[in-house]
Context: one part of a larger RNA
Molecule: large-subunit ribosomal RNA, domain II
Organism: Patescibacteria group bacterium
RNA sequence: GCCAACGAGUUAGCUGUGUAUGGCGAGGUUAAACUUUAAAUUAGUGAAGCCGUAGUGAAAGCGAGGCCUAAAUGGCCGACUAGUCGUACACACUAGACCCGAAACCAGGUGAUCUAUCCAUGGUCAGGGUGAAGCCCCAGUAAAAAGGGGUGGAGGCCCGCACUCGGCAACGUUGUAAAGUUGCGGGAUGAACUGUGGAUAGCGCAAAUAUUGCAAUCGAACCUGGAAAUAGCUGGUUCUCCUCGAAAUAUAUAUAGGUAUAGCCUACAUUUAAAAUACACAGAGGUAGAGCACUGGUAGGGCUACUCCGCCGUGAGGUGGGGAAACCCUGAUAAACUCCGAAUUCUGAUGUAUGUUCAUGUAGAGUCAGACGGUGGGGGCUAAGCUUCAUCGUCGAGAGGGAAACAACCCAGACCAUUAGCUAAGGUCCCAAAUUAAUCGCUAAGUGGGGAAGGCAGUGAUCGUCCCAAAACAACCAGGAAGUUGGCUCAGAAGCAGCCAUCUUUUAAAGAGUGCGUAAUAGCUCACUGGUCUAGUUAAGGAUGGUUGCACCGAAAAUGUAACGGGGCUCAAGCGAUUAACCGAAGCUAUGGACUUCAACGCAAGUUGGAGUGGUAGAGGAGCGUUCGUAACUGCUGUGAAGCCAUACCGUAAGGAGUGGUGGAGUGUUACGAAGUGAGAAUGUUGGC
Numbered sequence: 001g002c003c004a005a006c007g008a009g010u011u012a013g014c015u016g017u018g019u020a021u022g023g024c025g026a027g028g029u030u031a032a033a034c035u036u037u038a039a040a041u042u043a044g045u046g047a048a049g050c051c052g053u054a055g056u057g058a059a060a061g062c063g064a065g066g067c068c069u070a071a072a073u074g075g076c077c078g079a080c081u082a083g084u085c086g087u088a089c090a091c092a093c094u095a096g097a098c099c100c101g102a103a104a105c106c107a108g109g110u111g112a113u114c115u116a117u118c119c120a121u122g123g124u125c126a127g128g129g130u131g132a133a134g135c136c137c138c139a140g141u142a143a144a145a146a147g148g149g150g151u152g153g154a155g156g157c158c159c160g161c162a163c164u165c166g167g168c169a170a171c172g173u174u175g176u177a178a179a180g181u182u183g184c185g186g187g188a189u190g191a192a193c194u195g196u197g198g199a200u201a202g203c204g205c206a207a208a209u210a211u212u213g214c215a216a217u218c219g220a221a222c223c224u225g226g227a228a229a230u231a232g233c234u235g236g237u238u239c240u241c242c243u244c245g246a247a248a249u250a251u252a253u254a255u256a257g258g259u260a261u262a263g264c265c266u267a268c269a270u271u272u273a274a275a276a277u278a279c280a281c282a283g284a285g286g287u288a289g290a291g292c293a294c295u296g297g298u299a300g301g302g303c304u305a306c307u308c309c310g311c312c313g314u315g316a317g318g319u320g321g322g323g324a325a326a327c328c329c330u331g332a333u334a335a336a337c338u339c340c341g342a343a344u345u346c347u348g349a350u351g352u353a354u355g356u357u358c359a360u361g362u363a364g365a366g367u368c369a370g371a372c373g374g375u376g377g378g379g380g381c382u383a384a385g386c387u388u389c390a391u392c393g394u395c396g397a398g399a400g401g402g403a404a405a406c407a408a409c410c411c412a413g414a415c416c417a418u419u420a421g422c423u424a425a426g427g428u429c430c431c432a433a434a435u436u437a438a439u440c441g442c443u444a445a446g447u448g449g450g451g452a453a454g455g456c457a458g459u460g461a462u463c464g465u466c467c468c469a470a471a472a473c474a475a476c477c478a479g480g481a482a483g484u485u486g487g488c489u490c491a492g493a494a495g496c497a498g499c500c501a502u503c504u505u506u507u508a509a510a511g512a513g514u515g516c517g518u519a520a521u522a523g524c525u526c527a528c529u530g531g532u533c534u535a536g537u538u539a540a541g542g543a544u545g546g547u548u549g550c551a552c553c554g555a556a557a558a559u560g561u562a563a564c565g566g567g568g569c570u571c572a573a574g575c576g577a578u579u580a581a582c583c584g585a586a587g588c589u590a591u592g593g594a595c596u597u598c599a600a601c602g603c604a605a606g607u608u609g610g611a612g613u614g615g616u617a618g619a620g621g622a623g624c625g626u627u628c629g630u631a632a633c634u635g636c637u638g639u640g641a642a643g644c645c646a647u648a649c650c651g652u653a654a655g656g657a658g659u660g661g662u663g664g665a666g667u668g669u670u671a672c673g674a675a676g677u678g679a680g681a682a683u684g685u686u687g688g689c
Stems, first nucleotide, its partner, number of pairs: 001689006011095003015092010027051003033045003055062002065077004098236002101233001105226006116200009125190001127159003130155001134151005163187003167184005202218001204214003211220001239623006249262005263367002265364006274356001275357001276354005281348004289340001290338002295334002299330004306323007370395010400411003415593004420589003426583003429567003435580001437579006448569001454553002458550010475532005481505003486500003511526001515524002594613008624678001626675008635667002643662005649656002
């Protein structure tokens, strides 16, 4: 890992609530106990007790009324009947209470053969080196000391076996080994090592102290018990079909992944004139927008109070200038501004349409992590597949078609069958169903088929202004002058560093100068003018500006084209506009069938018609099968039961037959009843391979 078997809402209760059903009914009912019977889950006796028949008040109490009150014509609770005892089912409560699962807690015991420390008694330490004190001698001294030579044999001394340790490395890491092997290494007369026996025990002991050791277990050993501890947590929870079908919100919470109540779902019952939904109609409102009339802030101008400075004046004052409220004009601004003001929304009487969709009660739930998209807002960076509200949609719980692929986007809501038809979104050259369709344009960038500010004699459309045979535009030839080197400045400033001014003259025309240039001049050039040349259905040509369509540049990434799904596409198979066809879904239609529900008819069976049948959590309904029991068939069965194997049959499904083989002794059908009643999952349990 696979296969087989086993494996999870049970049982109990003088408990409660409800539904169905049965008995009796203003009553209902027995409990213990006793009697009876061959026996039983039999029959009988047994009203103690319980519920109901009256409520109300805190109570005394009063009573179809009671209470509040001084008193109520007011308010609250009642009265004008229906209960009770069984049975079944559902749910709750109490119990292990659907099953498995802790880490832990407590009690009583068992452990110091491992290891820690201690006690008692034993044992062990090759060999070599060093050479302390003391002592002796020499020498020395006043006497000593210091000095020298011997002797001596100290030491948690040195080297190094046994012994002991385990510092480093490699190997080993399903090992030779649940801690080792090999090499190197530390200690090796000591706080040394070691044998045997003994002591200390878990709320503890031991500890040269490390959260260390206490039998491969230690932040509190192990064993058994309390014990099925508890688990708001994780996992698992077994047959079928039919009907309906959620939530991820509010409030509260030692609450936030739990729970309670409400909201939303289901079943049943009730109300029968009203609700609900849509439209019409009548109202409410202060958002979007807009506005500046208020409240704020705000740009420019005007004007005035006020104020500052200069000048004149002895002073009073005069005069010029700066700032500047209020006020006026112009232009803007606001979630916490409003003279205004929609759409949508909300409320309501009535009418019309739909038809029970609404509401109430009882019972059963689940839900309280939501996600994305559109719209309106807050937070954030007008960041996020971000976060938080509102509102709608989808997913959640929704399959099908489209978007290459793609819960949340677009189309559309799957009862079943059909090699029938029509369409939606989206498509129609090939992959690949359907136009190599039609008409008019655009694009040349493979733009299409990723991207901004910004840039652009790309090209199309359109609207202006100006020039042109009195010759435009471009090109070429020529001129482009004088006062004058304008004034100032400056070393210089001559058109051309800078400042000021920017005239006049001669002219066909020529700036007190467009750019280059010089130290400054010079030189080149431009504006401007003349000439040469030249535009022919002038609907042309040239210059310039606005609006607009499609392109272009801007444009760099990591495996491999790789930014159309691919091939490939250029008067497209691209883009814009128009037109006609077609394809295209589980949509709609057609034909047949199944089921649900409502209505009508019917005694019923049923028939006809209408509407419907996606579905997670979940509610409700109807069934299949397994084991056992009772009854009947006084069923079947060695002329072959169950089980197993094969099989083209029947049923909407769970499932059920027939036949053949195998097998070798039990077993079926019908009607009821009772459950150890259905397996794929639980790192499930046991067995097999």